[in-house]
Molecule: small-subunit ribosomal RNA
Organism: Fluviispira multicolorata
RNA sequence: AGAGCUAAGAGUUUGAUCCUGGCUCAGAACGAACGCUGGCGGCGUGCCUAACACAUGCAAGUCGAACGGAUGUAGCAAUACAUUAGUGGCGCACGGGUGAGUAAUGCAUGGGAAUCUGCCCUUUGGUGUGGGAUAACUACGGGAAACUGUAGCUAAAACCGCAUAAGCAAGCGACGUAAGUUGUUUGGAAAAGCCGGGACCGCAAGGCCGGUUGCCAGAGGAUGAGCCCAUGUCCCAUUAGCUUGUUGGCGGGGUAACGGCCCACCAAGGCGAAGAUGGGUAGCUGGUCUGAGAGGACGAUCAGCCACACUGGAACUGAGACACGGUCCAGACUCCUACGGGAGGCAGCAGUGGGGAAUAUUGCGCAAUGGGGGAAACCCUGACGCAGCAACGCCGCGUGAGUGAUGAAGGCCUUCGGGUUGUAAAGCUCUUUCGGCUGGGAAGAAGGGUGCAGGAGUUAAUAAGUCCUGCAUUUGAUGGUACCAGAGUAAGAAGCACCGGCUAACUUCGUGCCAGCAGCCGCGGUAAUACGAAGGGUGCAAGCGUUGUUCGGAAUUACUGGGCGUAAAGGGUUCGUAGGCGGGAAGACAAGUCAAGUGUGAAAUCCCCAGGCUUAACCUGGGACGUGCAUUUGAGACUGUAAUUCUUGAGUUUUAGAGAGGGUGGUGGAAUUGCUGGUGUAGGAGUGACAUCCGUAGAGAUCAGCAGGAACACCGGAGGCGAAGGCGACCACCUGGCUAAAUACUGACGCUGAGGAACGAAAGCGUGGGGAGCAAACAGGAUUAGAUACCCUGGUAGUCCACGCCGUAAACGAUGAUAACUAGGUGUUGGGGGAGUUGACCCCCUCAGUACCGUAGCUCACGCGCUAAGUUAUCCGCCUGGGGAGUACGGCCGCAAGGCUAAAACUCAAAGGAAUUGACGGGGACCCGCACAAGAGGUGGAGUAUGUGGUUUAAUUCGAAGCAACGCGAAGAACCUUACCUGGGUUUGACAUACCGUGAAAAGCGCAGAGAUGCGUAAUAGUAGCAAUACACACGGAUACAGGUGCUGCAUGGCUGUCGUCAGCUCGUGUCGUGAGAUGUUGGGUUAAGUCCCGCAACGAGCGCAACCCUUUCCCUUAUUUGGCAUCAUUAAGUUGGCAACUAUAGGGGUACUGCCGGUGAUAAACCGGAGGAAGGUGGGGAUGACGUCAAGUCCUCAUGGCCCUUACAUCCAGGGCUACACACGUACUACAAUGGCCAAGACAAAGCGAAGCUAGACCGUAAGGUGGAGCCAAACGCAAAAACAUGGUCUCAGUUCGGAUUGUGGUCUGCAACUCGACCACAUGAAGUUGGAAUCUCUAGUAAUCGCAGAUCAGCAGGCUGCGGUGAAUACGUUCCCGGGUCUUGUACACACCGCCCGUCAAACCACGAAAGUUGUAUAAGCCAGAAGCAUGUGGGUUAACCGCAAGGAGACAGCAUGCCAAGGCUUGUGCGAUGAUUGGGGUUAAGUCGUAACAAGGUAGCCGUAGGGGAACCUGCGGCUGGAUCACCUCCUUU
Repeated sequence: AGAGCUAAGAGUUUGAUCCUGGCUCAGAACGAACGCUGGCGGCGUGCCUAACACAUGCAAGUCGAACGGAUGUAGCAAUACAUUAGUGGCGCACGGGUGAGUAAUGCAUGGGAAUCUGCCCUUUGGUGUGGGAUAACUACGGGAAACUGUAGCUAAAACCGCAUAAGCAAGCGACGUAAGUUGUUUGGAAAAGCCGGGACCGCAAGGCCGGUUGCCAGAGGAUGAGCCCAUGUCCCAUUAGCUUGUUGGCGGGGUAACGGCCCACCAAGGCGAAGAUGGGUAGCUGGUCUGAGAGGACGAUCAGCCACACUGGAACUGAGACACGGUCCAGACUCCUACGGGAGGCAGCAGUGGGGAAUAUUGCGCAAUGGGGGAAACCCUGACGCAGCAACGCCGCGUGAGUGAUGAAGGCCUUCGGGUUGUAAAGCUCUUUCGGCUGGGAAGAAGGGUGCAGGAGUUAAUAAGUCCUGCAUUUGAUGGUACCAGAGUAAGAAGCACCGGCUAACUUCGUGCCAGCAGCCGCGGUAAUACGAAGGGUGCAAGCGUUGUUCGGAAUUACUGGGCGUAAAGGGUUCGUAGGCGGGAAGACAAGUCAAGUGUGAAAUCCCCAGGCUUAACCUGGGACGUGCAUUUGAGACUGUAAUUCUUGAGUUUUAGAGAGGGUGGUGGAAUUGCUGGUGUAGGAGUGACAUCCGUAGAGAUCAGCAGGAACACCGGAGGCGAAGGCGACCACCUGGCUAAAUACUGACGCUGAGGAACGAAAGCGUGGGGAGCAAACAGGAUUAGAUACCCUGGUAGUCCACGCCGUAAACGAUGAUAACUAGGUGUUGGGGGAGUUGACCCCCUCAGUACCGUAGCUCACGCGCUAAGUUAUCCGCCUGGGGAGUACGGCCGCAAGGCUAAAACUCAAAGGAAUUGACGGGGACCCGCACAAGAGGUGGAGUAUGUGGUUUAAUUCGAAGCAACGCGAAGAACCUUACCUGGGUUUGACAUACCGUGAAAAGCGCAGAGAUGCGUAAUAGUAGCAAUACACACGGAUACAGGUGCUGCAUGGCUGUCGUCAGCUCGUGUCGUGAGAUGUUGGGUUAAGUCCCGCAACGAGCGCAACCCUUUCCCUUAUUUGGCAUCAUUAAGUUGGCAACUAUAGGGGUACUGCCGGUGAUAAACCGGAGGAAGGUGGGGAUGACGUCAAGUCCUCAUGGCCCUUACAUCCAGGGCUACACACGUACUACAAUGGCCAAGACAAAGCGAAGCUAGACCGUAAGGUGGAGCCAAACGCAAAAACAUGGUCUCAGUUCGGAUUGUGGUCUGCAACUCGACCACAUGAAGUUGGAAUCUCUAGUAAUCGCAGAUCAGCAGGCUGCGGUGAAUACGUUCCCGGGUCUUGUACACACCGCCCGUCAAACCACGAAAGUUGUAUAAGCCAGAAGCAUGUGGGUUAACCGCAAGGAGACAGCAUGCCAAGGCUUGUGCGAUGAUUGGGGUUAAGUCGUAACAAGGUAGCCGUAGGGGAACCUGCGGCUGGAUCACCUCCUUU
């Protein structure tokens, strides 16, 4: 110097948003396990399960310097040495193991007094003198064994007596406050061994002296142990009461010691909501993991304490045990046995079996450290030190380094160009850790012993022993290990997981809701970055992943640090006990509080600083920390305590006041119903409409009278009162609370309130009354598919009263109580005051209530806002994801119904609140549209045509499917088309590009064939270039490839339909909102229009609307042929000359803009009317189709990804089919006739088209048409006749002179070819049909209707389609209704958006749970029996060495017996907790089951709450309540102008 570090979020509810809220992930850790893989070393760690059972070996012995013997060796012997069975001493109570039990006899922290303590240390004193036994041993026995009996011998530091001693123990005293001191009496100890020795004694042993180790007694210490107290120490109250030695006292006993520890007696206590008792779980701690911390979880290894030692009980010995490797007994189990009896206890170290996902060697050594014994040497030591096994963990090292581009090969991908693997490899240069080989080779060893030498002290001593110093020698399991050196080679050494988001890392192939993945969200149904594989990449690395567990994130139990109006959550209300909290003032004390000191908080760990292993992990030293407890001293603000005082909180008194406050008794009128009587006659009642019902036996109506019960119109009001529930006619009595004003008094008397108590709508229950109306249940009638409902007619409980229960509601303001503070404005109820006024009354102030708007603030938002959901304080209640479930079980309450309290298994990833945008509503407002209405004409009936479905077929190719498929693709299927079928052919191909070879290509002819095609034959010689050659073409060949109307329109482009020519859809900036979003775009007017105007936190802009474009209507101008012709001439004729006026044509202009006038309107926009004008309010028509919707349509127009086929799914050919036909539908045509048909003669268009063409006039044919051919490339010629129409005639209402189908015969035309299968003509035939059911379509003016004409396609084929003109109507009051659309608003549980969502029964499968006759296990309580071993006590008789006694005998002891206590065991009864159980109950889950449709919109009867009844089910109905109900009207209040 330092020990002071330190806080991250993400995914998932929604179409989107904010919030609430759960689930999940990223981190760290582990005594781990599993999968794949595995080079080395160091340091650690290693049965978490069966405290299950254990074979085998070892884990506690030692001392001969306590003792007697025995054996062996040496010696002649004495003796010496060695060994040690026994006696004896010490140890075996330590060390080692385990965590079963234990929720307190435990542990942790801090204290305490009534104790003991072997070995050790200090100190004082002593160690004298006697005695009797006994094991070993010997003899004789018993027994299978274990073991043991009798007799005899013997020693001790074994045992015993005596002596002596200590306030050592006990008694009685004295002094002293006490500690203690002291007097006296009594009791009361010992053991010796070894070594050396001069004098002296002794026959000797020895005495004696010295040393040393022991022994005894006392005092003290140290260490260890016992005991007591305080505080702390898990969960359950669905465990609420427990206790009789229990609590205390007195006196005893017992203990080392206090104590009900035990006993006798006395008292009746003790514990408990601050959780007793009971149940469950658990060894506790230092600490470990995590965390920013506070906390939470855990208690392996190491350390402290405790408990246990096969299970239960018991004591003995001892300083210490009720004793892991001791004893006794009982029990279970195992083993031995001669069946008589015995033996055993690994939770010591190894090891075995078993259990289990899972945990090691039957190793080496006492060298070190430590322990026991010993004087010591030494012995023992599975403590310990080491080694072995295991990636189980932490740490370190390596698997090479540099260079190396042609970016090699290979792999993979590819847009085919390339990219990537990748400097990676190879190659070149270099190094050699680790491993392997060879050689050397430790530290850990200090000591102790022995020998020698020296010294100190002791002593009589130069002896012995003790101590010190030096020298020498001796001791290593580990281990030939660490370490060092050498030689030598890149040589021997990389895997695992992941790559959709979270979360770093992407492509290809395979698969095709399969196989599979998945931590959450979720992937997979033919283009999967999500499955499997590969390439590539990312992360970590000798490991990597998975699983399990803990903490974190999680502020998701919130002390730090959350909430309760609507998300989960305020008790239905009040009173009040305990408890918690508590007004002002001055002092006191010092419990809390604060400060300082002291003690303690073991070591290890964590942290800091150093040091040691090459580093690190690891280890060592020192420090810091240990937030705690105890104690001493101090401070005195705040809290507290006990006293003093105050009045403002609270209360009392006086005077007034308002009120549906409560209770009891009485009174009243209106109405309903019933009864009686009168009048009177055919209906009444009821409904959407009916019916049941009442009525000719007289209803209903009306008048009068009577009876009875229930409720109290108007006043009446978001007005009043009450704690809430609730309370409404009037009067009387009893009674509670509240408010105001002013005075006096008490003096904090207060607030809240767990338990507790009282009150508590409706329904319901009991008993007794009452019963008019209403009305669950019930009955009938309707409605309906059904209708256990809604509607109707009846109707019983009930509703009412008295008394007693019940105790719940959306008991709601979904808002607990109290107190204080914090802008205003307005209304209203009840008081009071002030000023003014003749007065009515008005103005101002104030107290108490009540209601609305609103500032700040709060809130997720909605909203609240002095009556807070704001800011504070106190107390209570409650919440912690959804479902299961307010359910089960248990308990308490209740007559019952039921209420209160209140889980779990299992299951889901959400459930939910508020707000937003849409969509929707059998919600509202406004508006539009041939949407309805008003009209016209149709379809639906007939026949035919055409398309579709279906059926059929070898094929009837394919597509289109409500509107928005169906005369649609197809503007035209005989072949072709053609895609389909049958049959016959071809295979680089009918078609494209590239290569090689040959050759002109091509065309013609003959034969075979259905044809494609095959065979044969003959002849000519392309284009460019001088040529070579090139190109084109054909044939042959080879390979790339061609080809596909095969699939996917749900992979796509493009194109199209539709809403809809509807008026909408958006953006920038700004503003508002946390945000999704809003505003703009809403509002007031207006329009065809988001068209325009005004207003406005908006201001602007874009795509749409409109306009610009085409056409039509009017005019002008230019031009004048092929068109025109007024004037002039001419002709049969605008035929020609001429004209350029007109018409027409086609270029260019103009015109119309609400421009003008009047009115309405806001003076605006605009609308209405008018004038003028060819046209008037977008003039008519067309083209033009916003953002988007429908996975709408099309892969068969075309294009195109992917997949599939490749002698076929390609291609060629012939024939067939697409044209079928019981039937059904759509769209058309023709009709049913007289507004018509037929005949005759006559008139008027527009727009088109024409060379492989239109074709005139003429002739032929009845006709279709033919012959023939003028003209025309078209304002020139032609198609071409327009038709309806008008005129005349005829038909006369009929299946017809309507209608034309069908059929027959004969023809024409096109075409290679009209059989299947064309159109037309002529003659003949002459069907259905007489105006069309339900239903349904189109149309608003040159429109409908009607009439014809032309065109495209096309050889031919039109009733279809497209265009053109002719004739030419009716009706629109109006927006209630149907349909569609637009805007605003409202509700929503919808967002795939109402074709939505969603409820319950039933049926099926699976899962967990409850009940259940019982069965069974376990734990426990009580009572009784029983009573081993042991201990205590007693004990006649029995036995007995030490002491007493001469002896007899005694004391004492032992055995036995008895009593007491007591384990196992037995019996009975009960309780708790499980297991199982036929059957049964509900619950949950499960792509496509059944029945209905209860809820969400006014959900089609508003919903919901409580209660009661009913019903297949959702549910229905009655009574009371709530708004968390839409809509309309009214009332009241508020805001703004």